Parts: sequence; C1' cells; structure tokens
RNA sequence: GGGCUCGUGGUCUAGGGGUUAUGACACCGCUCUCACACAGCGGAGGUCGGGGGUUCGAAUCCCCCCGAGCCCA
Repeated sequence: GGGCUCGUGGUCUAGGGGUUAUGACACCGCUCUCACACAGCGGAGGUCGGGGGUUCGAAUCCCCCCGAGCCCA
C1' cells in the first nucleotide's frame, strides 16, 4: 500500500429499512438475613465510532474518514 470482517449503555451482546434499540454481567434502591452472600422486585445508564448521501423514514443501505482484528505484498 491492497483485500476481508468488525465498531451498539461501564463490559459483552441481539437487532441488517418503520414498534419503546434486546438481554446478561456490573452499578443503585427495596424485600429477605443478626449480618453478608444468594435469590426476588424495581431503577438509572445509549451522540448505535465521526461526517455526508439515498429514502416519507437509517443502528440497518451507499460513499469518505477514524479505530480494532485477520490475510496478501
């Protein structure tokens, strides 16, 4: 330098044109306990990597850029 895959709450992740962006762990509160843990219930937390385009409508499709991984040179 070229090709491919990927980027979504603190972490991991589902969702690939329209619904409230899903779940787990972690965090906070309540219940339980002498207390802690476990368990149950509830809550907060997301510029969907950035910009532009297509579309009535984009996390999703297209282009550029940034970043990560793999391969080739």
The RNA shown here (transfer RNA) has 73 nucleotides and comes from Archaeoglobus sp. Taxonomically the source falls in Archaeoglobus (Archaea, Methanobacteriati, Methanobacteriota, Archaeoglobi). Its Rfam family is "tRNA". Rfam links the family to the GO term triplet codon-amino acid adaptor activity. The same sequence occurs in records of 3 taxa. RNAcentral holds the sequence, with entries from ENA. Model confidence (mean pLDDT): 82 of 100.